[in-house]
Context: one part of a larger RNA
This record gives sequence, structure tokens and C1' cells, in this order.
RNA sequence: UUGGCCGUAAAGGGCUCGAAAGCGGUUUCUUAAGUCUGAUGUGAAAGCCCCCGGCUCAACCGGGGAGGGUCAUUGGAAACUGAGGAACUCGAGUGCAGAAAGAGGAAAGUGGAAUUCCUCCCGUACCGCUGAAAUGCGUAAAGAUGUGGAAAAACACCAUUGGCUAACGGGAUUCUCUGGUCGGUAACUGAAGCUGAGGAGCGUAAGCGGGGGGUACCCACCCGAUUAGAAUACCUGGUAUUCCACGCCCGUAAACGAGGAAAUGUUAACGGUUAGGGGGUUUCCGCUCAUGUGGGGCUGCAACUAGCCUCAUUAAGCACUCCCACCUGAGAAGUCCGGCGACAAGUUCGAAACAC
Repeated sequence: UUGGCCGUAAAGGGCUCGAAAGCGGUUUCUUAAGUCUGAUGUGAAAGCCCCCGGCUCAACCGGGGAGGGUCAUUGGAAACUGAGGAACUCGAGUGCAGAAAGAGGAAAGUGGAAUUCCUCCCGUACCGCUGAAAUGCGUAAAGAUGUGGAAAAACACCAUUGGCUAACGGGAUUCUCUGGUCGGUAACUGAAGCUGAGGAGCGUAAGCGGGGGGUACCCACCCGAUUAGAAUACCUGGUAUUCCACGCCCGUAAACGAGGAAAUGUUAACGGUUAGGGGGUUUCCGCUCAUGUGGGGCUGCAACUAGCCUCAUUAAGCACUCCCACCUGAGAAGUCCGGCGACAAGUUCGAAACAC
């Protein structure tokens, strides 16, 4: 490169933005680069292929033909692609009104349960823990009960197959600032679009740096017990961490729907759900009807699939497209070497010998 794949066999990048590049809606005019076509030139001979001939045949040799090119020059065609011009509105975007929904983001306040600690009242001998115990706590008055105070972290019920976000993620409540989405309308722009190697940004947890904070949980660690023997499972404790503000910090996860992004059409059925719009009814709350717009789920045919699991209008079906990433027997190995970046931890790119 050709071909085949990528839910579970090897294989979708964690996610988004995006210069290059690839691809790209409808109508029309021009052009003629791609494309198609005619002519001329050239593409040495030998060889290959076909036909005929000469050595008794064959090998071998001779003659003729065909073929062979991203070729050059020149003439023509104009459907498609490209290029240039003009126009369009369905894709894309903007506007308008929305009394549309929402744990979307940032920041500042506030709240109530619970926990631990402290003060005081009351009160006396245990409390705590376990399979059973002990270590531990307690007559210096604990634990239990009650009042008051302080601190830090997390937000019961609502709560859901629910809603939001690009992903990671996000749940007490109020205010402020702010991003996206959606339905309606059809006023405006007029292809300004899709993907996206490299690149840039975001990115759970754990970890790192110097500060603050420290209720509770708790790697390490120290006891107690268990056991023949315990570093481990259990128990009493307990530091880092978890929390806050910051950082040119790290950049990885089963970062999962193990399913890359975008677009168009099409293909049984059933009931339920969220946000709207429309109709009916109602004083209001609401109730109800049909349709089908956008979103999110369940069940289930055909079809697909190595197979089954399954998937099945949110396809992994049937088709027309398009761009990127990745895979190529198991191991050695996500290792060595080297490069980039990192404070480090470690990350990223990433082999081979060998033997099966």
C1' cells in the first nucleotide's frame, strides 16, 4: 500500500477546542486543471505473446504482427470534481418574545440535625469493645441524663429507570455574577459547515510544594487479642491524607455504554417517563385529548453477529457519505535503550534477542 476489523476475541484516544490537511447543500454562467476522446511524434535491437518459415524434430535461428507510457505536442467534449462569477435557503449561525426546565460553573453569606471537646446541674460504679476477651476509659467522679458554649466536616427526608455538564463530575439554603440546552416564531446572514495528524486547554482519586485547619474517618505505626507460629483479618489508639486558599505541580483510572465524532434516509409492536408547544375543560390548583418537537429509560420481532450474550428508531439492522484514532499469535514487555516533559513519585513515545 491492498484487504479485513475494533460491545465481550488484538483494537475507540479520558474529554473538548482547533491552525494544517481530507471531505462538503441547491440553481446557473464561464473556464478546461483533473476526467474522456481524435491525430502526430516517440517508446532502439534482442526478449515475452501470436502467426509463418529454416536446421530430420526440439532447443536454437530467421521473417511478420500485436502489445507495452500517470509520455510529449496539438485539436475536441463539458456530465462529474476543481477554479472563477452570480443567485438561493432546507445545513450552520443570529434575532425576537419564553410567565421553559435544571445537584451546570464561580464567589459571598446563612441554617438545622449529628459528632467530639469544654463549663455547670444531677447522680454512682462502671463504661467501652468482641465470636469470646483484653489493651483502653472511670472515685482526680466517668458512662447515662439535662443546660450553655466552641470547633471542624458533611448536608437526612425530598430522591427518581428523574434532571444538568464536553468529559472528569455535580445534591442543605439565600443572594450576586455567569456558560450551555430546549420548545415557539420565521425577521436577518447566506454554506461562513463536518472531522481533525501535530498543538492548546480541562481532567476523579492518590500524590507533591510551602502555608492554614484538624470534628470525624484513617495508609503508616504502637498496643491488645487470635494462632503451633501473625507483618496481614478483629479490637483500643493513632500520624500523613481527606478540608481551605494557592501552585507555569502531577496528568493517570474498569477516565466504561469496555460502543470515536458528524450527517441523511429507511425498517414490527407494546406500555411507561422528563421539558415544552397545541386543543378541550376549570375561579384556581389541576384534570384530560390527540399529535409529534427535543431529551432520557424499559420490554421485544425482523435483520445483524464466529457464536451467544446481546443489540434492536439512542442499532451492533438496511443503504448513500465523510474524517480521525487504533489492531495484526501468546510471552519476553508497557520492560530495555534513547527522546520529550516532571520537584519527586512516576508519565508519555516504545523495541529486540530469545524461547513457545

A computed fold for a 356-nucleotide part of an RNA from Bacillus subtilis, annotated as small-subunit ribosomal RNA, central domain. Taxonomically the source falls in Bacillus (Bacteria, Bacillati, Bacillota, Bacilli). Its mean pLDDT, the model's own confidence on a scale to 100, is 82.